RNAcentral holds the full RNA, with entries from ENA.
Large-subunit ribosomal RNA, domain IV from an Archaeoglobaceae archaeon, 331 nucleotides, folded computationally.
It matches the Rfam family "Archaeal large subunit ribosomal RNA". The family has 91 seed sequences and 2,955 matches in Rfam 15.1. Its family is annotated with ribosome and structural constituent of ribosome in the Gene Ontology.
Lineage of the source: Archaea > Methanobacteriati > Methanobacteriota > Archaeoglobales > Archaeoglobaceae.
Its mean pLDDT, the model's own confidence on a scale to 100, is 86.
[in-house]
Context: one part of a larger RNA
RNA sequence: UCUGGUCGAGGGAAUUCGGCAAAUUGGCCCCCUAUCCUUGGUAUAAGGGGUGCCUGCACUCUUCAUCUAAUCGGUGGGGAGUGCAGGUCGCAGUGACUAGGGGGGAGCGACUGUUUAAUAAAAACACAGGGGAUCGCAAACUGGUAACGGUGAGUACGAUCCUCGAGUCCUGCCCAGUGCGGGUACCUGAAACCCCAGUUAAAUGGGAAGAAGGGCCCGUAAACGGCGGGGGUAACUAUGACCCUCUUAAGGUAGCGUAAUACCUUGCCGCUUAAUUGGCGGCUUGCAUGAACGGAUUAACGACUCCCCCACUGUCCCCGACCAGAAGCCG
Numbered sequence: 001u002c003u004g005g006u007c008g009a010g011g012g013a014a015u016u017c018g019g020c021a022a023a024u025u026g027g028c029c030c031c032c033u034a035u036c037c038u039u040g041g042u043a044u045a046a047g048g049g050g051u052g053c054c055u056g057c058a059c060u061c062u063u064c065a066u067c068u069a070a071u072c073g074g075u076g077g078g079g080a081g082u083g084c085a086g087g088u089c090g091c092a093g094u095g096a097c098u099a100g101g102g103g104g105g106a107g108c109g110a111c112u113g114u115u116u117a118a119u120a121a122a123a124a125c126a127c128a129g130g131g132g133a134u135c136g137c138a139a140a141c142u143g144g145u146a147a148c149g150g151u152g153a154g155u156a157c158g159a160u161c162c163u164c165g166a167g168u169c170c171u172g173c174c175c176a177g178u179g180c181g182g183g184u185a186c187c188u189g190a191a192a193c194c195c196c197a198g199u200u201a202a203a204u205g206g207g208a209a210g211a212a213g214g215g216c217c218c219g220u221a222a223a224c225g226g227c228g229g230g231g232g233u234a235a236c237u238a239u240g241a242c243c244c245u246c247u248u249a250a251g252g253u254a255g256c257g258u259a260a261u262a263c264c265u266u267g268c269c270g271c272u273u274a275a276u277u278g279g280c281g282g283c284u285u286g287c288a289u290g291a292a293c294g295g296a297u298u299a300a301c302g303a304c305u306c307c308c309c310c311a312c313u314g315u316c317c318c319c320g321a322c323c324a325g326a327a328g329c330c331g
Stems, first nucleotide, its partner, number of pairs: 001326008010317002014315001019312001027051005036041001038166001052088016089093001101310007108302002113125002129164007141150003167297004172227003177224002179220005186215003194207004228246005255289001256286001267283006
C1' cells in the first nucleotide's frame, strides 16, 4: 500500500454527478395514526410506551388420581399459556444471533409479471380492457412444389391479423393525395380464338369482340396521413369579441403546455436556499403540443428517474488507532 473488519473528540453531507458506501431503524405486545382514495387501501403510516429474573394471586386450556350414577361439578398433583401486583439486579432484559430508516413533492409506466445467458431490468415487452380488419369451415391465416399438415379433434359468445394499453372524463375537423372496399351506361384494355385481305403453304396487314386493371362515380381516418397566411378594428394605452382579403381536402376542437416535446432560455412571477442553469406551483404568443402513432387525469404499485426535509453517520473537515489476511522487504 491492498483486501476484509472494529472504534472514534467536535462538527454533521461541508463530500460527491448523486448520501455512492456506511450508519440509523429493526422481533413481539400496547397506545395512537394524517393526506388522498377506485372505499379495497394508503398503514408496520407517522409518533410514543413496554420487554429480564424472583415471588404471590387470578384466569384459560389440558392431563392424572380421587369423590360421585355421571362425560357435569368438587378436591389434590402435573403440564402449557395469559393477565395483574409486589420485589430484585445490571450501563444495558427481542441483553448474543436474527428481523423496515422515515416523511413530503413531481415525471413515466396502471398493477403482479417479462427482457438484452456474459456491460442496459427500464419509461422497453406483456397484461386485463378498448377499437378495427378477414373468415360460414373443404373458411380466413399459415408450413410445404405437392401429397399432407398447424390453428383444431375448435365453429362467429369462435379463429387469425393489426392497433391502443387498468379505471375515470373524452376521443374534434379533413376522403384532395396514397391505400382499401363497392359500383360502372360509357372510354381504354395483351396474346390466343373469330372475321376480312394476303400467301403454294406460311409470313404479314386490317377488323370485330373483350377479362383483370385503369379512367369515371361512391364510400372509408381507432386506414397511411393532414389539420394556413395578410390587413384593419373598442372614447388612455394595451388587447381585439368584430370586419376585409388571399387560400386549402380541412385549416388544430376539448385538453395539456418553457413539457422525457420550447430554439430564443438560466423565458417571466411565486415558493424553496445565505446564495439555486435545480425542483415545485402559476402564466404561456406551443422554433416544432394535441386527441387509440391516443389527449387529460388518476388511488395503489416500482431494485425506474428528479427535487426537498427529518433522523443518522469517517462521505467530508482530517485523519488516527486497532484486529485478521495479502503483496512487498529482510533472513